[in-house]
RNA sequence: AGAGUCGCCCGGAUCACCGCGUUGUAGCAAUACACCGAGGAAAGUCCGGACUCCAAUGAGCAGGACGGUGGGUAACUCCCACCCGGAGCAAUCCGCGGGAAAGUGCAACAGAAAGUAAACCGCCGACAGCAAUGUCGGUAAGGGUGAAACGGUGGUGUAAGAGACCACCAGUGCGUGUAGCGAUAUGCGUAGCUAGGUAAACCCCGUCCGGAGCAAGACCACGCAGAUAGCGUUUGAACGGCUCAAGUGAGCUAUCGGGUAGGUUGCAUGAAUCUGUGAGUAAUCGCAGAUCUAGAUGGAUGGUGAUCUCGCUAGCAAUAGCAAGACAGAAUCCGGCUUAUAGGGCGACUCUUCUU
Numbered sequence: 001a002g003a004g005u006c007g008c009c010c011g012g013a014u015c016a017c018c019g020c021g022u023u024g025u026a027g028c029a030a031u032a033c034a035c036c037g038a039g040g041a042a043a044g045u046c047c048g049g050a051c052u053c054c055a056a057u058g059a060g061c062a063g064g065a066c067g068g069u070g071g072g073u074a075a076c077u078c079c080c081a082c083c084c085g086g087a088g089c090a091a092u093c094c095g096c097g098g099g100a101a102a103g104u105g106c107a108a109c110a111g112a113a114a115g116u117a118a119a120c121c122g123c124c125g126a127c128a129g130c131a132a133u134g135u136c137g138g139u140a141a142g143g144g145u146g147a148a149a150c151g152g153u154g155g156u157g158u159a160a161g162a163g164a165c166c167a168c169c170a171g172u173g174c175g176u177g178u179a180g181c182g183a184u185a186u187g188c189g190u191a192g193c194u195a196g197g198u199a200a201a202c203c204c205c206g207u208c209c210g211g212a213g214c215a216a217g218a219c220c221a222c223g224c225a226g227a228u229a230g231c232g233u234u235u236g237a238a239c240g241g242c243u244c245a246a247g248u249g250a251g252c253u254a255u256c257g258g259g260u261a262g263g264u265u266g267c268a269u270g271a272a273u274c275u276g277u278g279a280g281u282a283a284u285c286g287c288a289g290a291u292c293u294a295g296a297u298g299g300a301u302g303g304u305g306a307u308c309u310c311g312c313u314a315g316c317a318a319u320a321g322c323a324a325g326a327c328a329g330a331a332u333c334c335g336g337c338u339u340a341u342a343g344g345g346c347g348a349c350u351c352u353u354c355u356u
Stems, first nucleotide, its partner, number of pairs: 001352010012308007020037002023034004039327001043338002046336005051213004057245005063209005068082005083097001084095004098204002103202002105198002120143002122139007151169006170194002172191008217265004226256006238248002270292001272291008311322004
């Protein structure tokens, strides 16, 4: 200097005037004053919870979710670290990461044959034949097809071959040592055992799982109008997705019809934020101190001016100009994930080249 990988941050501030909303103080009231007032994603509604209500018990079934090990967390399918596999020279990135010898299924074309699957060419032997060649038997070492064809190399052996046997290697099973919490790594021994792919196909194994949701729920005010039918009332309807048991139990279901939709609350002090410090590889946790930072409900958070600052354009510079410029607006709250983003900044690491 170039090419890359990973992570973080900004994406405005101050003053004045006017305007809007909550809260507080003063006031009979009008109003006055003070503090505060939309994000890094507020978006998606994909996960998980807090909270509220219903169910709430026991034994099963169904359904759903997750899937290496250890840790973090209120919890999670999230985060951190490590292991294994794959990609990359590397920094690093990716993973629906248990099981294919429990079973079922699927795989185009080519090929003889695609799984306890096979004999197309070939090799060997016997018979027939003048010969070409034919028939029968053996074979899977050589060749072909294919992404993939019943481990590899070398030898013994054989009619020709073949783990048929032997040596070494790889894998697998069994046994055992070392390191590690563990996944796992690695060493030794033993057995000729050689056992494609796919489970993000069905399935098997292991772990976990009630439902609904702030339009939840609570209170107040106002208002109304119930009727018919079926089932049931201790011979017990109904009550969790289903079954059985247990428990509660006088109403339950369907159709037609009437009234209300107003107000208060839930509603922001939280698993909170910041600073310092300690533990830990880290995620994160402990301790101490400080701070209170929207709460609307036809739904507020704005406009103007000046200055500073970030950025862009022009310029050698001084300086001048621009529209604060992207994505985008809280509605019970929080932890994550995913998606969108003009422009800009910072840090660490890897590789290549050059110079000293």
Bacterial RNase P class A from an Actinomycetota bacterium, 356 nucleotides, folded computationally. Rfam family: Bacterial RNase P class A. Gene Ontology terms of the family: tRNA processing, ribonuclease P activity and dimeric ribonuclease P complex. Taxonomically the source falls in Actinomycetota (Bacteria, Bacillati).